[in-house]
RNA sequence: AAUAUUCUUCGGGGCGGGGUGAAAUUCCCCACCGGCAGUAUAGUCUGCGAGCGUGAGCUGACGCGGUGAAAUUCCGCGAACGACGGUAUAGUCCGGAUGGUAGAAGAACAAC
Numbered sequence: 001a002a003u004a005u006u007c008u009u010c011g012g013g014g015c016g017g018g019g020u021g022a023a024a025u026u027c028c029c030c031a032c033c034g035g036c037a038g039u040a041u042a043g044u045c046u047g048c049g050a051g052c053g054u055g056a057g058c059u060g061a062c063g064c065g066g067u068g069a070a071a072u073u074c075c076g077c078g079a080a081c082g083a084c085g086g087u088a089u090a091g092u093c094c095g096g097a098u099g100g101u102a103g104a105a106g107a108a109c110a111a112c
Stems, first nucleotide, its partner, number of pairs: 005108006016030004031092002033082002035048004044079001051058002062078005084095003
């Protein structure tokens, strides 16, 4: 210095205002939010996690213009998306969850 093993810690954000109604943070108008790795900086690209399924497996959403050697990642404009159970119909409330995971950081030890 690199590799392997073990351990520790960390590891998801968001309903504020108005309207209708007996009742809605769930409907309507405006608002707000965006896990991990890769790559020119990404919730919408590629892959993973989460979620669903007995299992094989399945699984959301972006266009145009500009700069640049390089950007569906930056800048400008406009748009679309968001598990399950509960409850007046929920991405934002409550619950499974003091849970689990992708992964990030650090430490220890041994051999080469």
Molecule: FMN riboswitch aptamer (RFN element)